Description:
Glycine riboswitch aptamer from a Planctomycetota bacterium, 90 nucleotides, folded computationally. Model confidence (mean pLDDT): 85 of 100. Its Rfam family is "Glycine riboswitch aptamer". A reference for the family is Mandal et al. (2004), "A glycine-dependent riboswitch that uses cooperative binding to control gene expression", Science. The sequence was found by an Rfam model in a public genome assembly. Taxonomically the source falls in Planctomycetota (Bacteria, Pseudomonadati).
RNA sequence: GCGGGCGCCGGCGGAGAGCGCCCAGUUGGGCCGCCGAAGGGGCAAGGCCGUACGGCCGAAACUCUCAGGCAAACGGACGUCGGCGACGGA
Numbered sequence: 001g002c003g004g005g006c007g008c009c010g011g012c013g014g015a016g017a018g019c020g021c022c023c024a025g026u027u028g029g030g031c032c033g034c035c036g037a038a039g040g041g042g043c044a045a046g047g048c049c050g051u052a053c054g055g056c057c058g059a060a061a062c063u064c065u066c067a068g069g070c071a072a073a074c075g076g077a078c079g080u081c082g083g084c085g086a087c088g089g090a
Stems, first nucleotide, its partner, number of pairs: 006085008018032001020031004033070003039066001040064003046057004
């Protein structure tokens, strides 16, 4: 004591789906229809254990829609730029 990786913060970009109906007069409750890219759940190949039946591990932008969302705003996976931090150490 670099870069990269990881975590956090900030800037920019960032999709989808009813401005639905009813009650209340409120950021709520009920009903129907929908969306998937916060979060969450599920699993394949394969691997491990086992005589076997089986068991365990096992990814996602796939899938489920619990949560969330369906004018704008907020949020938003992910990308990018910058900063900070711990570890590590060319």